The RNA shown here (transfer RNA) has 75 nucleotides and comes from a Candidatus Magasanikiibacteriota bacterium. The source organism's lineage runs through Bacteria, Bacteria candidate phyla and Candidatus Magasanikiibacteriota. The RNAcentral record of the sequence draws on ENA. Its Rfam family is "tRNA". The family's RNA type in Rfam is transfer RNA.
[in-house]
RNA sequence: GGGCCGGUAGUUCAGCUUGGUUAGAAUGCGGCACUGUCACUGCCGAGAUCGCGGGUUCGAAUCCCGUCCGGCCCG
Numbered sequence: 001g002g003g004c005c006g007g008u009a010g011u012u013c014a015g016c017u018u019g020g021u022u023a024g025a026a027u028g029c030g031g032c033a034c035u036g037u038c039a040c041u042g043c044c045g046a047g048a049u050c051g052c053g054g055g056u057u058c059g060a061a062u063c064c065c066g067u068c069c070g071g072c073c074c075g
Base pairs, nucleotide, nucleotide: 001074002073003072004071005070006069007068010027011026012025013024020058029045030044031043032042033041051067052066053065054064055063
């Protein structure tokens, strides 16, 4: 330098194929209940402008272009 895969909540991951109602789950965090206390368990809640910038579209995590970071392969 070329190709492929990945980047979404504090963390680990879905969702992208086929654009459309509020972007979900687990874990972690906060509150309440339970308990002599903690833990466990149950219920409730907060938390992600989807790596970044631009484009297409009535509408983009999803399609297109550029770019950054990580991994693998080729040269």